Model confidence (mean pLDDT): 84 of 100. This is a predicted structure of a 1490-nucleotide RNA (small-subunit ribosomal RNA) from a metagenome. It matches the Rfam family "Bacterial small subunit ribosomal RNA".
[in-house]
């Protein structure tokens, strides 16, 4: 310090997520030791039991028992002393208000900080002054007695005090009056003097000295109380609150100020700088995090506050409104004799409950501290220790050294090896924790003795603890786990699983080769821990003070006026609030930081310093801000002159058009559309002419022209009226800018009332369209549109750009005004100001773009934003007649949603271009019959694959057996086939016979080879056993190879450079041209590669060479005839090498180009024709059944052998073909002309036989030699338009051939039979020249089987205007919400499930308040005829107290009406998510109606 995640990729915006640190934690797995810390965060729930506050006998009275000693005894016991300065209890004093716990309440002077008290208190403690006198009466305890279950309560009687009371004395005390001095911030304070009044006391110990007390003053210290400034959470969907309320006077009350309380008077007080209300919360030092600023938090330790079962109340006291006190009420628990009582762990332990979760009913007062005491000492769950818990931090150990080219095991493997790994073993060494021995510091006090009074010495006191620590013995011995290993993020392989099981923080993994699931091996990280979960901060500059934004990503209010507020021109003086500097006080300690020191180290602890960023006071400075006084003119404004303008309001006028009405002319249609129809019209429309009426809107001018704040404003004239601009002077003197609330204006549509209504036109009706059409189109048509008066207050109210001021290159239009120049003048030109456009630099921007009209550079003010959806919704408030507007959430859900730009793809976008793509033609398919393939069906099986083009006469160049993979049945198991090892044997095959469907089995006969040292070895074959074979079993979505397709389309890329933040672009685009990214020109590109073309084959012309088997012109011979023969080498031909064609030549055109057009020559002319050749890539295209191959599966079977069957089935459907439907034909006869290819397991001639298929036979041929005959055609004849002399299916019969075998299931022949079919609906295919069409021939496969496939030649056309349309393709451009790329994406209703939520008749509960009723205890007030030791008394009584009555006030309780929060609620509303369903097709392309 960043990273992952939106996309095909990119940049940006933006959210989500991760890596870090931390914790009073919890959970999972694991766990050796020690030190120091920490440990109910939840139910402020309920508590059994024990302990946690007592002490003083030197304040007082009284005073046991057990036990012990001793005496007496009737042996039962009794007495004395001791126990005993005792226990328990009592009076009295002090403490109990501290210490300890908890955080419920509290948003407050509660807390923090700094001040104030001249408005106060303070026991114990310290200092100083004075005093401590004289009397009296009681009450507890005790004794007697009563009631009660108990708790407890009385009655009588005795008694003491440092208990209580009276008197005396008394000021430097208090109060009152008079008076002086002095001080202060107001009230006032301090102090002196005088007079008067009033108020005290206690003793105890000691022989004593004296000590400790007591009383009264003054001061101090400590602690507390009150007041004030500032700081201190969320909600405005809480906006108004308040009647003791705000103030005054008087009084009361308090330690003290004060409405603290009361009476009276006044009417105030608080609030947008957030009152009131609601919610939440103890506050702080600090702690965690962070670079900091901040954010979060308030455990342990420390300060303050509040509370003590809940609520109320006072008493005592120096102090409480009192945790272990009291009274009352309430809830709860317990006891009870039912009458009544008792209790309060948020003290320490502990229990139950709650909870994910938090410890021992421990030891000790030895230390520190507290309280009581004169002291000893007592008490002390404060505290010191120990126990439990890896809860945290820190330290240590689980061994160290040596040790192999490296054991075993395990994992993996390409089978060689590699890894675990110096790891282990082995050798040497060491010993923390175990055991034994020794053994602290923490101790100071206390007491005794001595003392020179400073002190010294002796003795005594340790919970922890026989602990820390030290020494010794033994032995590597007893001591390692957890998480992770797809990316982020360090770490990889095998097996299992097969969208299952599961993982997951985000992205995402898993559907048969998972580094992501589970296991294993290995590795990485941390380590007595490791992970997970939760929470906080960080990263997040993702609330932005430091430190963000708002044209299009979320975000500028529709516009203006304007209040508060914020900000504000120039100059001078003063003040000193802000600001800056110095000083003082405070900012507790702890913490933090630094430096030292102490525990072996560290954590931890101690000391010193810093820090504590703050607040207050004080001294100073005066630049800036502010305040104040004064001045100025440039900001702003006023006056004057001038012109421009759809600025606004009102009234009037005008013409064109439309519709309607009247009349004329006139006749059959009009109208409308893509086409129609509805509609109108013979009752006379449309058309046309004349006249009239009505309402609304103002053509041309008209213009990125004008005006207005925006909305908006358009005929002409008049009246009224607002603003801006220009010019030139004068005046005012900062009067300014912005603007939360507020106020006004505000398109269209809508609403209310009244008018008006020509045209247009929601709704509605009809007609069309359509699958439907509640739409688009058409015919009608009502609100409305118009006017008047109101309401409403929203728009893509947009420049998606708030307002103001200033600054920052230009160029070019245009509007208004002015100036200069020119001119007689108008134009023109130059310049200034104000508007309004375009282009463009710097700069800015994510880019697009903006660019003096900023989105640049700055300042001021306002508004607004903080992921998408839910949702501008719900609830609440406000506004509205309503419609609705405004303000405006949450639950839940997703990991994105978005902006700009890029490359593609796509478009019922555009442009250019090509192709048998269309068109123009010719012939077909689709109809028939048959063949063949496929689907389907059937079947024991009908083996398998191929499925739009690019499956379907395809794999298959040929299924009767074989093939064959399928089915049935019969066999077989090292196997039908390969290699190897071991053992046994010497054959096996072939032949014969038998059984069998055969495979096979049995039997017979025959029977090994080579070498040899004769032991044996090798080869071959068979058998047995084992490794293994075998599989047309699965996966073409694991693959190689091969192939199809776009497409023989013209494209696809690279290097360097340049441009861009980048994806990427450029090059490859552009202008021409081409079949072509072919070439030329231009150009920030320059080059290059794969493609194109050419090179190759074939064909067309010629030449050369060669001349057999081919040829025969010339010569010769011969035949019935034939190159038949001699011969020839000319020709054809054969097959090798060459030539030839290159836009080379000419003309035109074109840019002096490339090229195109025309021509010449030429066999051929613009790639001559044909072929081979297929770029980067696409389709997870096809093939595991050609072959190869990973993985998986079968192994007496999914292998293999055999027989028979099947692949040939048949209601149907489709594809591809053949043959036809006839006369351009059929049949019969005669005659003519090919090319290519094949042939010895072969092709086969002549001849003979058969009607024929064919047979017999076998000349010739291993081939330019032989096989070897073309057909259409030509000539002649016949048929005469018909189901025919067409057509040939089907069927019957008879045959031929191949073959082991033609039944299922071959081909062919002959005779007979003679079906459908008379030119084929919608639709659809091929072909542009030697092509289509038509005719035959050959070959592969093959025993046989060809309408198929592949070839060959013969005959041989028609048409192409052209590119609008269909299909496919190329280039450029445009739009895009597509990128699996339009077979895309995507919206809404409905149906299903789940989830949260609004409304809802209501039901239930909570907290707070109001009004009224009732009203405990207690304080206070008041009254009293009751009661009473102290004092007074005239002895009657009084005073005073108690008690009682009443009153004020009031907790709890009750009643009532509301408000509020929450839960539930039949039903209901929408929303979200979900694999997929239904209906449509709204959006994205012109998305098919933008």
């Nucleotide at each position: 310090a960043g990273a992952g995640u939106u996309u095909g990729a990119u940049c940006c915006u933006g959210g989500c997520u991760c890596a870090g640190a931390a914790c009073g934690a919890a959970c999972g797995c694991u766990g050796g030791c020690g030190g120091c810390g920490u440990g109910c965060c939840u139910c402020a729930u309920a508590c059994a039991u024990g302990c946690a506050a007592g002490u003083c006998g030197a304040g007082c009275g009284a005073g046991a028992a057990c036990g012990g000693u001793u005496c007496c005894u009737u042996c039962g016991g009794g007495g004395a002393c001791u126990u005993a300065u005792u226990a328990a209890a009592g009076c009295g004093g002090c403490a109990a208000a501290c210490g300890g716990g908890u955080g419920a309440g509290u948003a407050a002077c509660a807390c923090g900080u700094g001040g104030g008290a001249a408005a106060c208190c303070u026991g114990c403690c310290c200092u100083c002054g004075g005093g401590u006198u004289u009397g009296g009466g009681a009450c507890a305890a005790g004794c007697u007695u009563g009631c009660g279950a108990a708790a407890g309560c009385g009655a009588g009687u005795c008694u003491a005090a440092u208990a209580c009371c009276g008197g005396a004395u008394a000021a430097c005390g208090u109060c009152a009056u008079u008076u002086g001095a002095u001080c202060g911030c107001a009230u006032g304070g301090u102090u002196g003097a005088a007079u008067g009044a009033c108020c005290a006391a206690a003793g105890u110990a000691g022989u004593g000295a004296u000590a400790c007390g007591c009383c009264u003053g003054a001061g101090g210290a400590u602690g507390g109380u009150c007041c004030c400034g500032c700081g201190c959470c969320c909600c405005a969907u809480u906006a108004g609150c308040u009647u003791g309320a705000u103030g005054g006077u008087a009084g009361g009350g308090u330690a003290a100020u004060g409405g603290c309380c009361u009476a009276c008077c006044a009417u105030g007080g608080c609030u947008g700088c957030g009152a009131u209300g609601g919610g939440u919360a103890g506050c702080c030092g600090g702690c965690c995090u962070g670079a900091g600023a901040g954010g979060g938090u308030g455990a342990u330790c420390g300060g303050c506050c509040a509370c003590a079962c809940u609520g109320g109340g006072a008493c005592u006291g120096a102090g409480a409104u009192a945790c272990g006190g009291c009274c009352c009420a309430g809830a709860c628990u317990c006891c009870u004799a039912c009458g009544g009582g008792a209790g309060g762990c948020a003290g320490c332990a502990g229990u139950a409950g709650g909870g994910a979760a938090u410890a021992u009913u421990g030891c000790g007062c030895a230390a520190u501290g507290g309280u009581c005491u004169a002291a000893c000492g007592g008490c002390u769950g404060a505290c010191g220790c120990a126990g439990c818990a890896a809860c945290g931090c820190c330290g240590c150990g689980u061994g160290g050294a040596u040790g192999a080219c490296g054991a075993a095991g395990c994992u993996u493997u390409u089978a060689g090896g590699a890894g675990u790994g110096u790891a282990a073993a082995a050798u040497c060494c060491u010993u923390u924790c175990u055991u034994g021995g020794g053994g602290a510091a923490g101790a100071a006090u206390g007491u005794c003795u001595c003392u020179u009074c400073g002190g010294a010495g002796g003795c005594u006191u340790g919970a922890c603890g026989g602990u820390a620590c030290c020494c010794a013995c033994a032995g590597a011995a007893g001591a390692a786990g957890c998480a992770c290993c797809g990316g982020c993020u360090a770490a990889c392989u095998c097996c299992g699983u097969g969208c299952c099981a599961g993982c997951a923080g985000c992205c995402g993994c898993g559907g048969u080769a998972a580094u992501a699931c589970g296991g294993a091996g290995g590795g990485u990280g941390c380590a007595a821990g490791c992970g997970u979960u939760g929470u906080u901060c960080g990263g997040a500059u993702u609330u932005a003070c430091u430190g963000g934004g708002c044209g299009u990503a979320a975000a500028g209010c529709g516009c203006a006026c304007g209040u508060a507020g914020g900000c504000g021109g120039a100059c001078u003086g003063u003040c000193a609030a802000g600001u800056c500097g110095g000083g003082u006080g405070u900012g507790a300690a702890a913490a933090c930081c630094a430096g030292a020191g102490g525990c072996u180290u560290a954590a931890c602890c101690u000391c010193u310093g810093g820090c504590c960023u703050g607040c207050a006071c004080u001294c100073g400075a005066a630049a800036c801000u502010g305040a104040u006084a004064g001045u100025c003119u440039u900001g702003a404004g006023u006056a004057c002159c001038g012109g421009a303008g759809a600025g606004g309001a009102u009234g009037g006028c005008g013409g064109a058009a439309u519709u309607c009405c009247u009349g004329g002319u006139g006749u059959a249609g009009c109208g409308g559309u893509g086409a129609a129809a509805u509609g109108c019209g013979u009752a006379g429309a449309u058309a046309u002419c004349a006249g009239g009426a009505a309402g609304a809107a103002c053509a041309c001018c008209g213009g990125c022209g004008g005006c207005g704040a925006a909305g908006g404003c358009g005929g002409c004239c008049a009246u009224c009226u607002g603003g801006a601009c220009g010019g030139a002077u004068a005046c005012u003197g900062a009067c300014g800018c912005u603007c939360a609330g507020g106020u006004g204006c505000g398109a269209a549509g809508g609403c209310u009332a009244g008018g008006g209504g020509a045209g247009c036109a929601a709704a509605c009706a009809g007609g069309a369209u359509u699958a439907g059409a509640u739409a688009c189109c058409c015919u009608g048509g009502u609100a409305g549109u118009c006017c008047u008066a109101g309401c409403g207050g929203u728009a893509a109210a947009c420049g998606a750009u708030g307002g103001g001021c200033a600054c920052u290159a230009g160029g070019u239009g245009u509007u208004g005004g002015c100036g200069g120049u020119a001119u007689c003048g108008a134009c023109u030109c130059c310049g200034c100001c104000a508007g309004u456009g375009c282009c463009g630099c710097a700069g800015c921007u994510a880019a697009c773009g903006c660019a003096u009209u900023a989105a640049g550079u700055g300042c001021c003010c306002c508004g607004c934003c903080u992921g998408g959806g839910g949702a501008g919704u719900a609830c609440g408030g406000c506004c509205g007649c309503a419609a609705g507007g405004u303000u405006g959430a949450a639950a839940c859900u997703c990991a994105a949603a978005g902006g700009a730009a890029u490359u593609g793809a796509c478009g019922g976008g555009g442009g250019c271009c090509c192709g048998c793509a269309c068109a123009a033609g010719c012939g077909g398919u689709g109809g028939a019959g048959u063949a063949u393939g496929u689907g389907g069906u059937u079947u024991a099986a009908u083996u398998c694959g191929a499925c739009g083009c690019a499956a379907c006469g395809c794999g298959a160049a040929g299924a009767a057996c074989c093939u064959u993979a399928c089915c049935u049945g019969g066999g077989u198991u090292u196997g039908a086939c390969a290699u190897g090892u071991a053992c046994u044997g010497g054959a096996a095959a072939g032949c014969u016979a038998c059984a069998g469907a055969g495979a096979u089995g049995u039997a017979g006969g025959c029977c090994c080879c080579u070498c040899u040292u004769c032991g044996g070895a090798g080869g071959c074959c068979a058998g047995u056993a084992c490794a293994c074979a075998g599989g047309u079993g699965c996966u073409g979505c694991a693959u190689g190879g091969c192939u199809g397709u776009c497409g023989u389309c013209a494209g696809c890329u690279c290097g360097u450079g340049c441009c861009g933040u980048g994806a990427g672009g450029u090059g490859u685009u552009g202008g021409g041209u081409u079949a072509a990214g072919u070439c030329c020109c231009g150009c920030a590109a320059c080059g290059a590669g794969c493609g194109c073309a050419a090179c190759c084959c074939u064909u067309g012309u010629c030449g050369u060479u060669a001349g057999u088997u081919g040829c025969c012109a010339u010569c010769a011979g011969g035949u019935a005839a034939u190159g038949c023969u001699g011969g020839g080498a000319a020709c054809u031909c054969u097959a090798a090498c060459g030539a030839g064609a290159c836009u080379g030549c000419c003309g035109g055109u074109g840019a002096c180009a490339a090229g195109c057009c025309g021509g010449a020559g030429g066999a051929a002319g613009g790639u001559g024709g044909g072929g081979a050749u297929g770029a980067c890539g696409u389709c997870a295209a096809g093939u595991c059944c050609u072959c190869a191959u990973g993985g998986c599966c079968c192994u007496u079977a999914c292998g293999u052998c055999c027989a028979g069957g099947g692949c040939u089935a048949c209601a149907c459907a489709c594809g591809u073909a053949c043959u036809a439907c006839a006369a351009u034909g059929g049949c019969c006869g005669a005659c003519a002309c090919a090319a290519a290819a094949g042939g010895u397991c072969g092709c086969a001639a002549u001849a003979c036989c058969g009607c024929g298929a064919g047979g017999u036979g076998g000349a010739g041929c291993c081939a330019a030699u032989c096989c070897u005959c073309a057909a259409a055609g030509u000539c002649g004849g016949u048929c005469u338009c018909a189901g025919u002399u067409c057509a040939g299916a089907u069927u019957g019969g008879a045959g031929u051939c191949u073959g082991c075998a033609a039944c299922u299931c071959g081909a062919c022949u002959c005779c007979a039979u003679g079906a459908a079919g008379g030119a084929g609906g919608a639709a659809u295919c091929g072909c542009u020249a030697g092509u289509a069409a038509u005719c035959g021939c050959g070959u592969a496969u093959c025993a046989g089987c060809a309408u198929g496939a592949c070839g060959c030649g013969g005959u041989g056309a028609a048409u192409a205007c052209g590119u609008u349309c269909c299909c496919g393709g190329g280039c450029c451009u445009u739009g895009u919400a597509c990128a699996c790329a339009c077979c895309g994406c995507c919206c809404g209703u409905c149906a299903a499930g789940c989830c949260a939520u609004g409304g809802g008749a209501g039901u239930u509960g909570g907290g707070a308040g109001u009004a009224c009723c009732c009203g405990a205890a207690a304080c206070c007030g008041u009254c009293g005829a009751c009661u009473u030791a102290a004092c007074c008394u005239u002895c009657g009584g009084g005073a005073a107290a108690g008690c009682g009555g009443c009153g004020u006030c009031u907790a709890a309780g009750g009643u009532a009406a509301g408000a509020u929060c929450a839960a539930c609620g039949a039903c209901u509303g929408g929303g979200g998510c979900u694999a997929a369903g239904u209906c449509g097709a709204a959006a994205c392309a012109a998305g098919g109606u933008a």